This is a predicted structure of a 350-nucleotide part of an RNA (small-subunit ribosomal RNA, central domain) from a metagenome. It matches the Rfam family "Bacterial small subunit ribosomal RNA". Its family is annotated with structural constituent of ribosome and ribosome in the Gene Ontology.
[in-house]
Context: one part of a larger RNA
RNA sequence: CUGGGCGUAAAGCGUACGUAGGCAGUCAAGUCAGUCAGAUGUGAAAGCCCCGGGCUUAACCCGGGAACUGCAUUUGAUACUGCUUGACUAGAGUCUGGUAGAGGGUAGUGGAAUUCCACGUGUAGCGGUGAAAUGCGUAGAUAUGUGGAGGAACAUCAGUGGCGAAGGCGACUGCCUGGACCAAGACUGACGCUGAGGUACGAAAGCGUGGGGAGCAAACAGGAUUAGAUACCCUGGUAGUCCACGCCGUAAACGAUGUCAACUAGCCGUUGGGUUCUUUUAUGAACUUAGUGGCGCAGCUAACGCGAUAAGUUGACCGCCUGGGGAGUACGGUCGCAAGAUUAAAACUC
Numbered sequence: 001c002u003g004g005g006c007g008u009a010a011a012g013c014g015u016a017c018g019u020a021g022g023c024a025g026u027c028a029a030g031u032c033a034g035u036c037a038g039a040u041g042u043g044a045a046a047g048c049c050c051c052g053g054g055c056u057u058a059a060c061c062c063g064g065g066a067a068c069u070g071c072a073u074u075u076g077a078u079a080c081u082g083c084u085u086g087a088c089u090a091g092a093g094u095c096u097g098g099u100a101g102a103g104g105g106u107a108g109u110g111g112a113a114u115u116c117c118a119c120g121u122g123u124a125g126c127g128g129u130g131a132a133a134u135g136c137g138u139a140g141a142u143a144u145g146u147g148g149a150g151g152a153a154c155a156u157c158a159g160u161g162g163c164g165a166a167g168g169c170g171a172c173u174g175c176c177u178g179g180a181c182c183a184a185g186a187c188u189g190a191c192g193c194u195g196a197g198g199u200a201c202g203a204a205a206g207c208g209u210g211g212g213g214a215g216c217a218a219a220c221a222g223g224a225u226u227a228g229a230u231a232c233c234c235u236g237g238u239a240g241u242c243c244a245c246g247c248c249g250u251a252a253a254c255g256a257u258g259u260c261a262a263c264u265a266g267c268c269g270u271u272g273g274g275u276u277c278u279u280u281u282a283u284g285a286a287c288u289u290a291g292u293g294g295c296g297c298a299g300c301u302a303a304c305g306c307g308a309u310a311a312g313u314u315g316a317c318c319g320c321c322u323g324g325g326g327a328g329u330a331c332g333g334u335c336g337c338a339a340g341a342u343u344a345a346a347a348c349u350c
Stems, first nucleotide, its partner, number of pairs: 004321003007304002012318001014201004021194003025088007033081002035077008049065006091191001092188004096183004103177007110154001115149007125136002162169002206247006215241002220236004258317006266295012299306002323350003332343004
C1' cells in the first nucleotide's frame, strides 16, 4: 500500500466560518474529453507459458505459437461522468405575518445577606471542635436596635425547562444586536455539502498595565491531631477571585459518539408554534411541526448497551488509530512577556 477500525479496548480536531480540493437535484439538446467496441501500426531478441523436435535422459539446445494486460493513429457507440446551451422546482435561500427564549453587548436601578464604621441598650463571655487550643473580649466583645460605607453574588420562580456553534448564559429596566421556530403564499432558480492549509471564538488557572477589594481563599503563620503531619480539622491570611484593556489557547473543552443528507415498528412525558373538535370557555382531546427526555421492535454490538436525537441501513467530505514502556518526552521549527503551547522522533527495553 491493500485491508480493518475510532461510545467504553489505540483512535472524532474544543467549536464554528471558510480557501484550494473532493462530491453534488430534475428535464432536454449539443459535444464526444473520460468510458466502451472494432481496425491498423508498434510493443527487439532472449526469457516466462503452450505444442513439437535434437543430444541414451535431464539440465541444455532448436523450431513454431501464444502472451507482452501498454502506447499511438483511426473508425464507431452515447447509457453514465465531464463540458456547452436552454429550461424546471422537490435541495438551498429571499420576502410577508406571528411566537418563545438565563443568546450577545452596553448603561442604569433594586432588595436580602456577609463584613466594616458611628451611636444606643446591655454584661462576661464569644468563637471554634470529635475534644481542644491558637484567636476575639472589661480599652466593653458576642447578642440586639438605628444610621452609614463598600464590594461581590442574584434566594424563591427553577423544571432530564429555555437559549447558544462550542466555551457558556439566571435579579429588574432601557438601548443596540445575532440566531431559531411556526403558518400561508409569492419570489430567486442548484445559488448546495464537506473542508487540507487559513481565520475567528474558546471554562478555569496563569501573565502584563491601571483600578477595585466585602466574602472566600493557593502561598504563608499559628493552634490541634500524630511516632512524625511540610496534610486532613481550627484561628488568621496574601496573591487571586471583580472591572478596563492586552496576552495565553489549554480541560474528563464529554454524549468520552465529526459535519451534512436519505431511509427504517410503536408507546409514554415535556417546551415553542399551528390546525381541527369538544365542552361546565376553563380546560380537555386528536392531528401536525421544531426541540428536549424515558421505554422499546427489527437491526447492530465483544459485552455493556444503542435503538428516527442510532452505536440500525446507506451516500459525500474531513480528522484520527496501528502492541506496552521510553513519550506527548528529546532535538529542530513556529507561537508566547513568561508559564508554556503546538508540531513530533529514536536508541534501549518487555